[in-house]
RNA sequence: UGAUCCUGGCUCAGAACGAGCGCUGGCGGCACGCCUAACACAUGCAAGUCGAGCGCUACCUUCGGGUGGAGCGGCGGACGGGUUAGUAACGCGUGGGAACAUACCCUUUUCUACGGAAUAGCCUUUGGAAACGAAGAGUAAUACCGUAUACGCCCUUCGGGGGAAAGAUUUAUCGGUUAAGGAUUGGCCCGCGUUAGAUUAGAUAGUUGGUGAGGUAAUGGCUCACCAAGUCUACGAUCUAUAGCUGGUCUGAGAGGAUGAUCAGCCACACUGGGACUGAGACACGGCCCAGACUCCUACGGGAGGCAGCAGUGGGGAAUAUUGGACAAUGGGGGCAACCCUGAUCCAGCCAUGCCGCGUGAGUGAAGAAGGCCUUAGGGUUGUAAAGCUCUUUCAGAUGUGAAGAUGAUGACGGUAACAUCAGAAGAAGCCCCGGCUAACUUCGUGCCAGCAGCCGCGGUAAUACGAAGGGGGCAAGCGUUGUUCGGAAUUACUGGGCGUAAAGGGCAUGUAGGCGGUCAAAUUAGUUAGAGGUGAAAUCCCAGGGCUCAACCCUGGAACUGCCUUUAAAACUGUUUGGCUAGAGUCAUAGAGAGGGUAGCGGAAUAUCCAGUGUAGAGGUGAAAUUCGUAGAUAUUGGAUAGAACACCGGUGGCGAAGGCGGCUACCUGGCUAUGAACUGACGCUAAGGUGCGAAAGCGUGGGGAGCGAACAGGAUUAGAUACCCUGGUAGUCCACGCCGUAAACGAUGAGUGCUAGUUGUCAGGUGUUUUAAAACACUUGGUGACGCAGCUAACGCAUUAAGCACUCCGCCUGGGGACUACGGCCGCAAGGCUAAAACUCAAAGGAAUUGACGGGGGCCCGCACAAGCGGUGGAGCAUGUGGUUUAAUUCGAAGCAACGCGAAGAACCUUACCGGCUCUUGACAUGCACAGAACUUUCUAGAGAUAGAUUGGUGCCUUCGGGAACUGUGAGACAGGUGCUGCAUGGCUGUCGUCAGCUCGUGUUGUGAAAUGUUGGGUUAAGUCCCGUAACGAGCGCAACCCUUGUCCUUAUUUGCCAGCACGUAAUGGUGGGACCUUUAAGGAGACUGCCGGUGACAAACCGGAGGAAGGUGGGGACGACGUCAAGUCAUCAUGGCCCUCACGACCGGGGCUACACACGUGCUACAAUGGUAAGUACAAAGGGACGCCAUCCCGCGAGGGGGAGCCAAUCCCACAAAGCAGUUCUUAGUCCGGAUUGGAGUCUGCAACUCGACUCCAUGAAGUUGGAAUCGCUAGUAAUCGUAGAUCAGCACUGCUACGGUGAAUACGUUCCCGGGCCUUGUACACACCGCCCGUCACACCAUGGGAGUUUGUUGCACCAGAAGCAGGUAGCUUAACCUUCGGGAGGGCGCUUGCCACGGUGUGGCCGAUGACUGGGGUGAAGUCGUAACAAGGUAACC
Repeated sequence: UGAUCCUGGCUCAGAACGAGCGCUGGCGGCACGCCUAACACAUGCAAGUCGAGCGCUACCUUCGGGUGGAGCGGCGGACGGGUUAGUAACGCGUGGGAACAUACCCUUUUCUACGGAAUAGCCUUUGGAAACGAAGAGUAAUACCGUAUACGCCCUUCGGGGGAAAGAUUUAUCGGUUAAGGAUUGGCCCGCGUUAGAUUAGAUAGUUGGUGAGGUAAUGGCUCACCAAGUCUACGAUCUAUAGCUGGUCUGAGAGGAUGAUCAGCCACACUGGGACUGAGACACGGCCCAGACUCCUACGGGAGGCAGCAGUGGGGAAUAUUGGACAAUGGGGGCAACCCUGAUCCAGCCAUGCCGCGUGAGUGAAGAAGGCCUUAGGGUUGUAAAGCUCUUUCAGAUGUGAAGAUGAUGACGGUAACAUCAGAAGAAGCCCCGGCUAACUUCGUGCCAGCAGCCGCGGUAAUACGAAGGGGGCAAGCGUUGUUCGGAAUUACUGGGCGUAAAGGGCAUGUAGGCGGUCAAAUUAGUUAGAGGUGAAAUCCCAGGGCUCAACCCUGGAACUGCCUUUAAAACUGUUUGGCUAGAGUCAUAGAGAGGGUAGCGGAAUAUCCAGUGUAGAGGUGAAAUUCGUAGAUAUUGGAUAGAACACCGGUGGCGAAGGCGGCUACCUGGCUAUGAACUGACGCUAAGGUGCGAAAGCGUGGGGAGCGAACAGGAUUAGAUACCCUGGUAGUCCACGCCGUAAACGAUGAGUGCUAGUUGUCAGGUGUUUUAAAACACUUGGUGACGCAGCUAACGCAUUAAGCACUCCGCCUGGGGACUACGGCCGCAAGGCUAAAACUCAAAGGAAUUGACGGGGGCCCGCACAAGCGGUGGAGCAUGUGGUUUAAUUCGAAGCAACGCGAAGAACCUUACCGGCUCUUGACAUGCACAGAACUUUCUAGAGAUAGAUUGGUGCCUUCGGGAACUGUGAGACAGGUGCUGCAUGGCUGUCGUCAGCUCGUGUUGUGAAAUGUUGGGUUAAGUCCCGUAACGAGCGCAACCCUUGUCCUUAUUUGCCAGCACGUAAUGGUGGGACCUUUAAGGAGACUGCCGGUGACAAACCGGAGGAAGGUGGGGACGACGUCAAGUCAUCAUGGCCCUCACGACCGGGGCUACACACGUGCUACAAUGGUAAGUACAAAGGGACGCCAUCCCGCGAGGGGGAGCCAAUCCCACAAAGCAGUUCUUAGUCCGGAUUGGAGUCUGCAACUCGACUCCAUGAAGUUGGAAUCGCUAGUAAUCGUAGAUCAGCACUGCUACGGUGAAUACGUUCCCGGGCCUUGUACACACCGCCCGUCACACCAUGGGAGUUUGUUGCACCAGAAGCAGGUAGCUUAACCUUCGGGAGGGCGCUUGCCACGGUGUGGCCGAUGACUGGGGUGAAGUCGUAACAAGGUAACC
């Protein structure tokens, strides 16, 4: 999708989580716990320690000393702890390297000598609100300085020069110094790896290198001066966006993909930015300085601060915990040590956040309890489930004992783990789902509502899909859901996909980089292979073992870590180098074919125009016309001239070209190709990102040209409209030159190259051989171009040596549909536009091939009163009847194209009757039980419209086992009755219709991956899928036909009520009578017809045509009979029936009314309009029916309908019952009539309780429309149409206008299948499958959504130029100042402050770039219920479609 195969997306089932939310919640163990605001932080704590360095000071003192305080001094605050903002980087990972440093620690080594000057604390004075200072006096050291010494150390011009220390305490240590080594740690350099974007293509001036210098622990443009002009980049520089990296974690079969919480390693950061100081180490989270923002204090002068430490607060958020205990353990800092500090850490608290374990009881128990639910009312199920009985006590609870963790002491955890005792089934189950995927089904409620939904999809009155209940399924202290990741997804394909038509081959070539590359040999060892070594931290994963009762968890060992580096070996292959070869490629020679390209010239036919002649009224054009041309002479025709464009025939799935493309002839210039030969080069090759060139048509620019054709445009038609199709004109253009454009369904929808893999056949250009005089034939072969076909391939269609087969090399391209061959940006272009090329949003599909149908204003064949040929009608009139509409209290209901409408209704005055108004009844008019009473029933009267109510008379029946029973009537109660109320779309049954059309299927087999096909198609033939032949089919079934009824001929039998030939009798006449059984008839049984016979045609068939015989001839005529199915066709109002609804009414009774209305419209009929007729009188001939509440003769009455009376008949006997048209003659003579009969008046008849609404008929009178009917439309092919009458059903009455039957009279025409309608078979196209009453496109209008442009406005970021310059460091230094050293005592050396120069953060100005937000208005897009206008596409879609 109707179904199928494929392509392709969407969705689900699995696992996982630092999770959130909903419902629920017993216990324990082990883990985890701000993913958001690197947002702001109140409060407390998180880094101190040393008296065995020093002085001072307070208190205590056993006078030995001890404890404390603020300082100087030492070590440590560079660790530990936090966070992920920045960083795309030597940051990280991995493996290497050389030019370094390293406190504390270890080993070895030297020394530890002599001096000096200060200073804090403290005291005095003093400033300040505070923070914090200022001045003066005096003081100690393991603080500071000098000298001495120096093997080794450093520098060196090799002469020499320089450089150290610290003591404390009291007898043994702790220190200090020099040097060397080690260990550890750190700094630096390098190879490789490390996200996305090319809609980021060029970037860079200290930039790249050199020399020299400076600087550093150390190399180096790290810095500076000079010199050179380099350096990086398509193997992706620069720019932009995003991001800490890793071990690992999750997933996955793996390869991969995603991720980087907890644990571990590294980096970076510490309010934001900058800076240095100290130090072994920092440019320093709990240090300093400066700038900025923010917060706080303030006496307004000035100060203070930094939780991304542990807790905690606010805020943000869907969301993440205690302002806990302890240093007992492990570790860290200080100390000789005791010890002190440690929010590191160890523990506890909170949270089902995760993983793991346990429990919520066990056994027995059928009356299968009660209750619930369902039910076919029987039962089933919940369900051994419960209750009951018998047990147990894990966990939780209570009481008691009580560890390990601690090598000597020390236990926060913690009266914890564990153990023992006690009580009692006691305290402990929920959540989701039950339409398919997907395990699990029923009832009720609801009624496209409420709602569900992961996808498909459920819901419009019988919902396993919504809500509830019962039942069931799954998991379980959890269960669902949401979010995210991987998987499934081979749906980015390395493992492991594709590109003819599904998405996808660049329009074609050339060639750069790159990739790939023939053959022989040698060398090498880069790739490759193997061995060894180093490394690959630990943890994790895996395996084995062990410890917590198990497990989770933890411990030990192993393996692994697929990687990188070093080294050794091999030398086949690839690479590299060297030397050869000729099969690839190319050169050459000889031939050959060709619309290959360019330029110039030439030619004829045709068209058009002009001139001239002939000639006259039209021409032209179309489906038909008109516009148009023409009497000013057209069209036609003859002669001549001019112009431009294109080249008939040949001409061909023929040729050439890379593609686009190329077509008259000749000349010149020129490219490529093929064959043959084998002389030459010697891999020179293939492909090809960028680049370059060519590139139909249309279009653009400039200048020419312009015959024909011909966008636009004008006119004429067509049309509802016609901005189209058709016609008449006609401008650009088409042509040439030069220059652009660069696209096409630029297609073989098929990239280029090479090799291999059956054949057959045509054609073009060559070659060889054989035969042959030649022409030619045959065989072979090379290159091109076609048709078919095997293997193989393909989803199929198809391809198939010209591959879409089998392989290799290289390039291009694809990844659901739409948005979108679009926007923005960039490049190109004169423009038009081209190339490159998204996203938001939206849908669950879009698509390919093939199948079955249906359909086509596609094709072929065939049939039918389908058309045609005929006959008669309808549509016009009046009336009848049905329907619609309208009206009404009601006009009951149904039927709706054919296939509703003289239909249900084979018969509405009441009844029917279902409708309306009114009066009544409520177990009921009708059915079955129960109780009581009464026979049933019946007479009369009263009231009332009646139903009904009341009164009243007669009557006591049948059966009996004598108890009673049956039928009937009345009363009463409760079950129930009743409903023509709804649903024909819940149904049965019945029916219509296509259609009496010839079809519809099945089994087995076969074909196809499959849906399906075959059979059933084909050739004939038939009324027929009827039959024959052929045939991968062979058979069969339902249909057709036949069997049945009727009619047509004959025979046999039978003979009354029918018949009457022969024989008699009789009558005015008649089968009237005897009789007969011949004929007719009747009704039983048979016969007959079968293409059986003959001839022809055909295929030797089926069959057809003609003929004979025959009553009948090819189904003899007619009927009954209706395949699979279609129309949700009709019927709930025949009947039946599920569900719903009413129950003092939607039931029932009664009388009256209505169904019969009437401006109108339609269907079906009747009667007519007349002379083939009317009228009056005469006269002839049927068939089939009906008859007892009946048909009714003869007779009498009435003009008549009819009435009276009455024989016959339960019917081949009697009656209805005279058939009519017809026939013979009369009259009417073309007129609204002697046509026609409506309507109306009067008078009647009959039926019936009753003819007013509302019956039929009769008589008299009246005498309407109508003179053959527009568009349109119906029936009929022979005893038919037409015409004429007869009967019946229904029925009291009412119908010959309906229906159903019957007979009488009795035609015309069919050439034929072009057309209309319907149908059958085959085939074709399809975007249809509710199937053409299908599908479907675009504008417009409305609503919503996202997005582009947009005068601008604005946030952020960044480039450039300039200004500015805090703190700091480096350089300079005229000023000021200065303890140690030197001094000739003047000063000097050196230092500090200040000033200044350079660098530089914040900040500022100007000008650019980029990302975003917003914006009046505006562009297209998407989605929406039934909107408007047309009908573009799908069929030849009605003008073939498309680029």

A computed fold for a 1443-nucleotide RNA from an uncultured prokaryote, annotated as small-subunit ribosomal RNA. Its Rfam family is "Bacterial small subunit ribosomal RNA". Rfam links the family to the GO terms structural constituent of ribosome and ribosome. The sequence is in RNAcentral, with records from ENA.